[in-house]
Predicted 3D model of a 1434-nucleotide RNA (small-subunit ribosomal RNA) from an uncultured bacterium. Its mean pLDDT, the model's own confidence on a scale to 100, is 84.
RNA sequence: AGGGUUUGAUCAUGGCUCAGAACGUACGCUGGCGGCGUGCUUAACACAUGCAAGUCGAACGAACCUUCGGGUUAGUGGCGGACGGGUGAGUAACGCGUGAGAAUCUGCCCUCAGGAGGGGGAUAACGGUUGGAAACGACCGCUAAUACCCCAUAUGCCUACUGGUGAAAUGAAUUUCGCCUGAGGAUGAGCUCGCGUCUGAUUAGCUAGUUGGUGAGGUAAUGGCUCACCAAGGCUUCGAUCAGUAGCUGGUCUGAGAGGAUGAUCAGCCACACUGGGACUGAGACACGGCCCAGACUCCUACGGGAGGCAGCAGUGGGGAAUUUUCCGCAAUGGGCGAAAGCCUGACGGAGCAACGCCGCGUGAGGGAAGAAGGCCCUUGGGUUGUAAAGCUCUUUCGUCGGGGAAGAAAAUGACUGUACCCGAAUAAGAAGGUCCGGCUAACUUCGUGCCAGCAGCCGCGGUAAUACGAAGGGACCUAGCGUAGUUCGGAAUUACUGGGCUUAAAGAGUUCGUAGGUGGUUGAAAAAGUUGGUGGUGAAAUCCCAGAGCUUAACUCUGGAACUGCCAUCAAAACUUUUCAGCUAGAGUUUGAUAGAGGAAAGCAGAAUUUCUAGUGUAGAGGUGAAAUUCGUAGAUAUUAGAAAGAAUACCAAUUGCGAAGGCAGCUUUCUGGAUCAUUACUGACACUGAGGAACGAAAGCAUGGGUAGCGAAGAGGAUUAGAUACCCUCGUAGUCCAUGCCGUAAACGAUGUGUGUUAGACGUUGGAAAUUUAUUUUCAGUGUCGCAGCGAAAGCGAUAAACACACCGCCUGGGGAGUACGACCGCAAGGUUAAAACUCAAAUGAAUUGACGGGGACCCGCACAAGUAGUGGAGCAUGUGGUUUAAUUCGAAGAUACGCGCAGAACCUUACCAACACUUGACAUGUUCGUCGCGACUUUAAGAGAUUAAAGUUUUCGGUUCGGCCGGACGAAACACAGGUGCUGCAUGGCUGUCGUCAGCUCGUGUCGUGAGAUGUUGGGUUAAGUCCCGCAACGAGCGCAACCCCUACUUUUAGUUGCCACCAUUUAGUUGGGCACUUUAAAAGAACUGCCAGUGAUAAGCUGGAGGAAGGUGGGGAUGACGUCAAGUCCUCAUGGCCCUUAUGUGUUGGGCUACACACGUGCUACAAUGGCACUUACAAUGGGAUGCAAAGAGGUGACUCUUAGCUAAUCCCAAAAAUGUGUCUCAGUUCGGAUUGUACUCUGUAACUCGAGUGCAUGAAGCUGGAAUUGCUAGUAAUCGCGGAUCAGCGCGCCGCGGUGAAUACGUUCCCGGGUCUUGUACACACCGCCCGUCACACCAUGGAAGUUGGUUACACCUUAAGGCAAAGCUUAUACCUUUGACUACGGUACGAUCAGCAACUGGGGUGAAGUCGUAACAAGGUAACCGUA
Repeated sequence: AGGGUUUGAUCAUGGCUCAGAACGUACGCUGGCGGCGUGCUUAACACAUGCAAGUCGAACGAACCUUCGGGUUAGUGGCGGACGGGUGAGUAACGCGUGAGAAUCUGCCCUCAGGAGGGGGAUAACGGUUGGAAACGACCGCUAAUACCCCAUAUGCCUACUGGUGAAAUGAAUUUCGCCUGAGGAUGAGCUCGCGUCUGAUUAGCUAGUUGGUGAGGUAAUGGCUCACCAAGGCUUCGAUCAGUAGCUGGUCUGAGAGGAUGAUCAGCCACACUGGGACUGAGACACGGCCCAGACUCCUACGGGAGGCAGCAGUGGGGAAUUUUCCGCAAUGGGCGAAAGCCUGACGGAGCAACGCCGCGUGAGGGAAGAAGGCCCUUGGGUUGUAAAGCUCUUUCGUCGGGGAAGAAAAUGACUGUACCCGAAUAAGAAGGUCCGGCUAACUUCGUGCCAGCAGCCGCGGUAAUACGAAGGGACCUAGCGUAGUUCGGAAUUACUGGGCUUAAAGAGUUCGUAGGUGGUUGAAAAAGUUGGUGGUGAAAUCCCAGAGCUUAACUCUGGAACUGCCAUCAAAACUUUUCAGCUAGAGUUUGAUAGAGGAAAGCAGAAUUUCUAGUGUAGAGGUGAAAUUCGUAGAUAUUAGAAAGAAUACCAAUUGCGAAGGCAGCUUUCUGGAUCAUUACUGACACUGAGGAACGAAAGCAUGGGUAGCGAAGAGGAUUAGAUACCCUCGUAGUCCAUGCCGUAAACGAUGUGUGUUAGACGUUGGAAAUUUAUUUUCAGUGUCGCAGCGAAAGCGAUAAACACACCGCCUGGGGAGUACGACCGCAAGGUUAAAACUCAAAUGAAUUGACGGGGACCCGCACAAGUAGUGGAGCAUGUGGUUUAAUUCGAAGAUACGCGCAGAACCUUACCAACACUUGACAUGUUCGUCGCGACUUUAAGAGAUUAAAGUUUUCGGUUCGGCCGGACGAAACACAGGUGCUGCAUGGCUGUCGUCAGCUCGUGUCGUGAGAUGUUGGGUUAAGUCCCGCAACGAGCGCAACCCCUACUUUUAGUUGCCACCAUUUAGUUGGGCACUUUAAAAGAACUGCCAGUGAUAAGCUGGAGGAAGGUGGGGAUGACGUCAAGUCCUCAUGGCCCUUAUGUGUUGGGCUACACACGUGCUACAAUGGCACUUACAAUGGGAUGCAAAGAGGUGACUCUUAGCUAAUCCCAAAAAUGUGUCUCAGUUCGGAUUGUACUCUGUAACUCGAGUGCAUGAAGCUGGAAUUGCUAGUAAUCGCGGAUCAGCGCGCCGCGGUGAAUACGUUCCCGGGUCUUGUACACACCGCCCGUCACACCAUGGAAGUUGGUUACACCUUAAGGCAAAGCUUAUACCUUUGACUACGGUACGAUCAGCAACUGGGGUGAAGUCGUAACAAGGUAACCGUA
């Protein structure tokens, strides 16, 4: 000192949370010793038992005992039981703290002065009688005193100044102690006052002894303390009264401090003693261990009556998360009594229990690597636990045992205690745990689990590879403790005095006036309240701090100092504030002269428009919409002309204008009226600013009463739209809108910006004045705007009209939701308004800006995207793939585009992964170890079996190398074990490969610059391009991956080379057949050629574009290969590879048969057709790519044909496979046909062990649907579409598929409005899993807290009345008198009655609210959210 958490990321705002310290603590795990402290925070609940206040025989009589010295004791009497000890219920108070004061008392103690003379009558004890269960009495009799009474005396007291009144104890003794009076002191106590002392205004008025006076009473004393009379006061927004809570303080905890919280232990004060009331005694009490009464409770009882009070020390029960021994002693300190010895003392001194806290110590030290064993991890090499252990050397603190042994005590006296401490002995011996290890926060791996179990302070972990759960190993931290829970302060500047804010995050009241209050210009004088300084008193001790000292140290204790920031008194100062007095004019106001204005109120007037009515013209529609309909109209609408009526609002001017405090104000004229501005004289002399309460004004809607009502128009009706449409659109239409009067008092009442004053660069407009002037302008005052410097701000932005810099005053805010809600109060006719919470719930909610993505936002551009064309698909039949269904199995995968003639370049067996049945188990395949054999193979026969295979016999043949060693290699067999094997799962664990956006033009980086930052710039802009292609400009300058080019094919030419190719010339042949030739064609190698290079126009003199020339080819010539950063958890574990999991006589490996070929159906992709641009028959030309030895096969022959027979040639520019459409001629003549060929029958061919399930082909026969195809939809821009055939891969055989090849060979493109996809810029956003997004409300279900509520229960309390104990007071009686006693009176606790107030609990039912992985209905908001959204009101 800060950290985590809102976001894709950022900055801010803002809450939540963590790290620290502390505790009278509690709980969990663990636990060696000592010292010093502390220990019912809850039930002021109830208490068994014991103890906690007695003492004095030197006051007294008596009794008893006696060692005769004396002692003990109940009672009378004295002193003390008012201290000490406990508790915190009550109390918001002169209770406490602090500082003052005057009208008082004070036993014992101290000082001084004086005194103590003379008498008297009783009474307890005791004795007797007697009542009662007891407690305790009653009567009679005797007796004493330092008990009580009288007389005298008097320094005193009272007084009307005459007088009155008032004391004692001679008791014991040797001194001395006692007694009485007075004065003073000390101590203690009572009383009064200033200041300080919690929360609530959803408590605003309270008070009749109340406030004061006079008189009296009463008290120790002042005083309404009490009473009589008189007056009507007293307190209060500076918070009375009421309600709630609470003992106060020194201090304690925390904090840098200021503060905040707290009031255990120790100390001071107060209050209380079972609850309430009361007095007595006394110096002192209204009395904790005294009395009386009442009440509740407990106990005893003979039922008549009695007894009791632990909030003393122990202890018990109860409550509670929780708090100790029914201990020892008066040895010390202190207290009571006593002359004293002494007695008493649960005060106190000690011990015991408790890790409850603080402090100290220990659980060993040194050395020890084979880095042991074991554990854990592992890439199997090792690493780690770890010098840790063991083993070696040493020590003995604490503890144990033995011995000695204090101080605390002053003469004696020691509970603690044989304690502290000292010495000796033995042995490493008896002594370590707790929490944590995802980030915050120090510390990491393996296994188990699989959104389960669980964790969690916040964020958050867990759905099969969890450093976050549980365990283990390892590690981190603290340590006799460690964690958890709770509370307080801190961090939190999230209540801000120190030290915050209010345009948009929470927050400026809708506006003004103005009361109290706060603040206030300038000069002089005085005062001295604030202020400053000095001095004095006080601020208890303890505590904190500093310096020392004592316990071995520390904690702890002691001594001294400082401090206690405060209060009071006093002396001074006079700058500032204040007060008083006297001035001033700069603030403010008044006067004079001008000015502008939709400022306000009232009355009158005007024209345009609309609607209605009347009349005319006129005819079939009008109106309305996206399109329609409702509606109006042949009874004459709409349209048009003329006239009339009504109400409301005032076009143009008009503006970024003006006025007003705000709301707001707009035709014109008049009347009344408020404010403002400018200029210039004069006057007043601080008269000012703000403003809690208060008052006035205050849009629209709404309310009341009465008018008015043209248009518009909530509600309502109808028509549309729609899945629905209680809406948007349309036709109507009532309140209302208008006027008058009265309410309401709210708006996104906004500049989301309170008012006032001063200061701080400018530029450009504009309104109203004034001045100067060179008539161009300039200056100035008051407003109103735009930009902008400094500065401010989280940024956006503000910026002399501040959100800058300052001052004065007011209002308001403190996380989101619940909620501007409930309750209460006030206002209102009502609607409602104002004021204004809590429970509960979440970890966010929010602002500004950034990058993306998206929009039924905008701009620009591109693409067979549309358009223009062409041929199709979708209809039929068949082929093929898929879905579905079926099945023992119909193996598996692919699923919008980017699955579906896809994996499959070819399922009869095999393939094959599927099904059924039957077999094998180190295995069909690989490596290693051991042992054995030396061939393998082929053939034959026999037996079993469906077969794979197994068993036996026989024939043939007899591995390679060699260092000649069964030495090396190879093959086979056997056994056991490691292991093999898996087309089993996970493509969401992966590699590799691939699809797609997309051959779209994009995607980035370095340095610099800008920004707090995310980021921006570059890459945007103006042009241009197929292109981020190029040019220009520019805080950017460069670069990379993409584009282009480089590569291949093709189009032209040249050179080289001619065999198997070619043939112009010369011969030759049936034939380039042969000689010859290589010119041509062609083949295959090299080279050239195209670059906007040239010209013109255009463009900016650029890049480029348009046109032209030349050229085989012209602006990328055509085609291919080539696929940036990335997206889709896209596809593939069944190509391959691979982590993890799973199977192991089976999910592995074989064999036979079946299946993948099924078939009500649906879809995709194709083929063939529906015919005359055609079919058939005949005729007749011209290719290219390719393939061929288990092969291609000519020619020939046979067959109608598929094909067969035979064998020339060919290892292939040599031979073979090998063209069709087209051409020509004929026929058919529009029909289900001479179209079409499905289907079926039958007979064959070929391949192959084998064509039944299930191949292809041929002949004959059969001759289905189909006559150009609905909605919808596809390809294609030139050698393209369309059409025609040919070849190849796979392959025994099999394709309409796929991959290639050539032949013939079109139409159209105006153009970019629209659909789809894409790119760039911009805009909005509440989206970021990114629109397949987000998100709202009702309803249904569960739970939670809460409001209302008939009522019901309880607490507190005001007032009135009734009854009245004890008690004191008063009166009367009695008495000589007082007292006692008796009676009465008022007062009065508890109790009772009545009517209230207030608070709380429960409550049928009811209202909304909150929360809750997958409910229902819609889609309100966020994009123009598809009707812009929002505010107030109905």